The RNA shown here (c-di-GMP-I riboswitch aptamer) has 86 nucleotides and comes from Atribacterota. NCBI's taxonomy places the organism under Bacteria, Pseudomonadati. Its mean pLDDT, the model's own confidence on a scale to 100, is 86.
[in-house]
């Protein structure tokens, strides 16, 4: 340098749930807690999901539609990275 993740060892990340704070919400962010993660490290570039302020549309003031919002712990893909094996 590639491949690969079976034992191993140093660690490393933290799902739900709780509190408390941001957000229109979807969520985020801390702190506590681990359900699991070998890229569960970064990156919204495809694709997929969530929401729907604000806008449009109907017509009757409530539904429909839509992201420029969110997810990378949904998949893909780009970069970067510890340990062992072989």
């Nucleotide at each position: 340098a590639g491949u690969u993740g079976a034992a191993a060892a140093a660690g490393g990340c933290a799902a739900a749930c709780u509190g408390a704070c941001c957000g229109a919400a979807a969520g985020g962010a801390c702190a506590g807690g681990a359900c699991g993660c070998a890229a569960a490290g970064u990156u919204a570039u495809g694709g997929g999901u969530c929401u729907a302020a604000g806008g449009c549309a109907u017509u009757u003031u409530a539904u429909g539609c839509u992201a420029u919002g969110a997810u990378c712990g949904c998949c893909a893909a780009a970069c970067u990275a510890c340990c062992a094996a072989c």